[in-house]
Context: one part of a larger RNA
RNA sequence: UCGUGACCGAGGAACUAGGCAAAUUACAUCCGUAACCUCGGGAAAAGGAUGCCCUAUCGAAAGGUAGGGGGCACAGAAAUGGCUCAAGCGACUGUUUAUUAAAAACACAGGUCUCUGCUAAACUCGUAAGAGGAUGUAUAGGGGCCGACACCUGCCCAGUGCCUGUAAGUUAAGACCGAAGGUAAUUUCCUUCUUGUAAGGAAUGAGCUUUUGGUUCAAGCUCGGGUGAACGGCAGCAAUAACUAUAAUUGUUCUAAGGUAGCGUAAUCCCUUGCCGGGUAAGUUCCGGCCUGCACGAAAGGUGUAACGACUUGAGCACUCUCUUAGUCACGAACUCGGUGAAAUUGAACUACCGGUAAAGAUGCCGGUUACCUGUUGCUGGACAGAAAGACCCCGUGGAGCUUUACUGUAUUCUGACAUUGGUGCGUGCUGUUGACUGUGUAGAGUAGGAGGGAGUGUUUUGCCGCCCAAGGGUAGCAAAACACGUCAAUGAAACACCUCUCUUUUAACAGUGCAAACCUAACUAUCUUCCGUUAUCCGGAAGGAGGACAAUGUUUGAAGGACAGUUUAUCUGGGGCGGAUUCCUGCUAAAAAGUAACGCAGGAGCACAAAGGUUCCCUUAUCUCGGAUGGAAAUCGAGAUGUAAGCGUAAAGGUAUAUGGGAGCUUGACUGCAAGACAGACAAGUCGCGCAGAUACGAAAGUAGGUCUUAGUGAUCUUCCGUGAGCCUAAUGGUAGGCCCGGAACUUAUCGGAUAAAAGUUACCCCGGGGAUAACAGGCUAAUAGUGCCCGAGCGCCCACAGCGGCGGCACUGUUUGGCACCUCGAUGUCGACUCUUCUUAUCCUGGGGCUGGAGCAGGUCCCAAAGGUUGGACUGUUCGUCCAUUAAAAAGGAGCGUUAGUUGGGUUUAGAGCGUCGUGAGACAGCUCGGUCCCUUUCCGCAACAGGCGUAGAGUUUUGAGGGGAGUCAUUCCUAGUACGAGAGGACCGGAAUGAACGAGUCUCUAGUGCACCAGUUGUUCCGCCAGGAGCAUCGCUGGGUAGCUACACUCGGACGUGAUAAGCGCUGAAAGCAUCUAAGCACGAAGCACACCCCAAGAUUAGAACUCAUCCCAUUUAUGGGACGCAAUUCCUGGGAGAUUACCAGGUUGAUAGGCUGUAGGUGUAACCCCCGUAAGGGGCGUGUAGAUUCUUCUUUGUUGAU
Repeated sequence: UCGUGACCGAGGAACUAGGCAAAUUACAUCCGUAACCUCGGGAAAAGGAUGCCCUAUCGAAAGGUAGGGGGCACAGAAAUGGCUCAAGCGACUGUUUAUUAAAAACACAGGUCUCUGCUAAACUCGUAAGAGGAUGUAUAGGGGCCGACACCUGCCCAGUGCCUGUAAGUUAAGACCGAAGGUAAUUUCCUUCUUGUAAGGAAUGAGCUUUUGGUUCAAGCUCGGGUGAACGGCAGCAAUAACUAUAAUUGUUCUAAGGUAGCGUAAUCCCUUGCCGGGUAAGUUCCGGCCUGCACGAAAGGUGUAACGACUUGAGCACUCUCUUAGUCACGAACUCGGUGAAAUUGAACUACCGGUAAAGAUGCCGGUUACCUGUUGCUGGACAGAAAGACCCCGUGGAGCUUUACUGUAUUCUGACAUUGGUGCGUGCUGUUGACUGUGUAGAGUAGGAGGGAGUGUUUUGCCGCCCAAGGGUAGCAAAACACGUCAAUGAAACACCUCUCUUUUAACAGUGCAAACCUAACUAUCUUCCGUUAUCCGGAAGGAGGACAAUGUUUGAAGGACAGUUUAUCUGGGGCGGAUUCCUGCUAAAAAGUAACGCAGGAGCACAAAGGUUCCCUUAUCUCGGAUGGAAAUCGAGAUGUAAGCGUAAAGGUAUAUGGGAGCUUGACUGCAAGACAGACAAGUCGCGCAGAUACGAAAGUAGGUCUUAGUGAUCUUCCGUGAGCCUAAUGGUAGGCCCGGAACUUAUCGGAUAAAAGUUACCCCGGGGAUAACAGGCUAAUAGUGCCCGAGCGCCCACAGCGGCGGCACUGUUUGGCACCUCGAUGUCGACUCUUCUUAUCCUGGGGCUGGAGCAGGUCCCAAAGGUUGGACUGUUCGUCCAUUAAAAAGGAGCGUUAGUUGGGUUUAGAGCGUCGUGAGACAGCUCGGUCCCUUUCCGCAACAGGCGUAGAGUUUUGAGGGGAGUCAUUCCUAGUACGAGAGGACCGGAAUGAACGAGUCUCUAGUGCACCAGUUGUUCCGCCAGGAGCAUCGCUGGGUAGCUACACUCGGACGUGAUAAGCGCUGAAAGCAUCUAAGCACGAAGCACACCCCAAGAUUAGAACUCAUCCCAUUUAUGGGACGCAAUUCCUGGGAGAUUACCAGGUUGAUAGGCUGUAGGUGUAACCCCCGUAAGGGGCGUGUAGAUUCUUCUUUGUUGAU
């Protein structure tokens, strides 16, 4: 010193973030218990009384009653609730982050919404088989939200979901029907010759292939409706009442609808410590109201609520060492001795202080100063100490978790097609074939589809002839007769009879192919029944019934699809983020070549123009003054002045009046192929261009013209497309496709040298690699800001610039503010406040000394000197700060890593949990709020406080000097002088002298008080000493009452002084420079709590090692000096101890001795023991004994004389 335990005077939460910790309370019986209430509770509420021992009596007992007895204390020890009031949150008992969060979080009973009808429920797991759900069946099961109970739960369906509907639109694969291109079997024809199984060509064009169109075609989406206890949302402006204020009221805009009830400065309110009230001496917290709700609000429920809570907040009673403010004791560590014996760390160390310097905070550099060598115990200020390649921040074309209307996919679900997959009929769509039907402008007899052919055609009867025959007849041809329709005519764009082809409409049959609703059974299904294997809820078989070409599975199509996966989510940047920017042009910065940076300054571009291009010719602007009809400031006209100020499509600069400006004529050089030579330049790009050839325009010609007065008007590569071509390449050959060459097009590829065709967020659950290349703390530099001082003197101050103030301005200083910079530190420099402890500065708050005063006195104002000392206790808040209460001489300002975390704390900030408001679709976020939330370190060195050892100081001892250093240093009140000076009074001193205090300091233990674990006494439970008696052990020393010494404070004593010297501001004497004046220049004298002494302490390692005093042997040898010998002695070690002490040291002693112990006596504490006797039934009481005995501690003295060393 720490841990654990015990006690404590007076006060009693003043401590602190907070009563943390501790204390109080506690058992039993009796009495007695409030608000409120869900009537169960609350409740052990609260608050009281009693309790031991003996005797008698009642009782079965527990126990009751009465009488008696002792103690400080009777639940006598141990064990064993502190209580109350109020608020928030959550109803409750429960659960949770094993290892920093126990909670307001989770759960919960209950409410509601939604899904699920079971011969495979919904849902979940699984590739599947299968399993759970459930051997359950809507009073059941799954999911979501809310969270007992009470009263309630408003408006919005526009958005997003979900459910539902499906006419129309859109829509895939597939199927069907085509079209175009390529190739080209086959077939036909032509030409040639070598006449063949020949070659070439033309036509045909199956099949294959590429591209593409149409029809049909599901879900989905669009679309209609519904739905909020689905995701969610629930406005603004203005006017108005007879004081003012306010607005029941009105107007207007917008919306899907505009927040209802209730609550409200709240776990939600920024401003904010809102305002009022309560509680307190004082209340940023708390409670009750108010409502201006930044940003409450109704099942992400609203408002209440009895009971409950190791929850959070406020208040009170009781209680206490939490505190004022410390102290003592015990045990265990620490320390010493014996034994055993780690670790982190460590470039090497021979490891001081101050100032400076330095990568900006030095043991190590510079300059001074200090310092003999070495340890032990302690303390932690430093070694930017140790530990952990900083977790904050930034960076990385690092990672991971999570989210979503980021991108791209996937599981899964839905959906169509095809296959497993069959039959029947009916209805119906489409296509084809065959047949039939249909077609109305006007005119025309009229219902003229189109085209072509066409002058006849058709029918009936009769006759002839030929053929066939089943002998009935049929039929080709010819002739005749009759009838009809045509030709003709008319009309019209088109003219009809008849024939062929064909379009439109409708329809029949057949074929093909779909669709819809049915039926069938044989595939297939079966977690239906019965029987058998078989004692089997499996499986298989048989039979029956059920379902049935569906379901299911496979392949494929489209849709939904953070359920899952892979990724992306830029850079610059006076840190990062937010903002801004990213390419090009002009000027300045830019320092007279060029070039030159910044999140420097000031502006533009992402085009335009067929003339605004070319050429030839011609012309001259703008402004001002004067004059002049309408006519004005400004129209057109004339004269003059100025001279480029005008104009040049477009920003600025340069240029340009001998045109690049303005006008007119003719035109297309806004050409093709090239290009000497230059500019500029990392590259890639970019720029200018003599001249040649060709072909043109204008001009008489010389000539000019390859866009525009110039400088912006833009985009690489890949890919695709277009143009041109008689081109070139293409690995057996031919072809197709492709590529190359020239020109052009499609990119706000604008992050503009362009990562991909295609990409956002979040992380406080985080991780890795790096950075002091880069932020937050601190330091450094700077000093805008801040603070302080000064200059000037406008003005105020009745008058008067300066007693006191001082406009507008100016100049300095400081390094305490807010900043700027980014220099050390990111292989770690712990951050606010509090506590503790120290030191410095002065720009002085008090005390001291002075000047001026708008100083009468008292009390002040202001300035000068002065840092010696001092500078309070509380309420609130995490606060620093601040406000307030009560004091004070005063309650000064600052620095020291915003002093101080290897010193303490941990309330705030700043991890992980949770909630509210707000923002966000969400994950999440918030210098917004709220509840909760691990503070490690054994000291090597320097440093500091002590204590030792060595050596030195010319042998030893004792006593000292003091160079030097440290400590201390304060102030008030009252009284006297004196109610005096002063003052009209009220009031009221200086100077000087006393007394008493406050805080501080040192010492001491006589008193008071605390403690006092080998003292005394009382007493409970229990065990033991055989029992009684008397004792002992254990229970915190069992508890309780006292207490010696010692140690202590709350006790007592003392201290600061007086004085001397030199000074500060200031006040003076004499006195010149400067015949005066002047405190100064020479000289002399005063003057402060400040300085040096004085007072107290340390101190000769003061290496300059001081001084004084005392003591310091003899013999032999040899030549002075050395050698040899003898005698003798000190201090330790050791022992007894201590008012000394960690150890060591120091001190008292060690037989010539009282050092300790014992004994004797005394003082003091306790409080009348045991034994014996007596009284009482007993508990118990009394006497011996008015303070004794025993035991213990201390002091003094006496006696005895144990032990004590080489």

The part of an RNA shown here (large-subunit ribosomal RNA, half B) has 1206 nucleotides and comes from a candidate division WWE3 bacterium.
Its mean pLDDT, the model's own confidence on a scale to 100, is 82.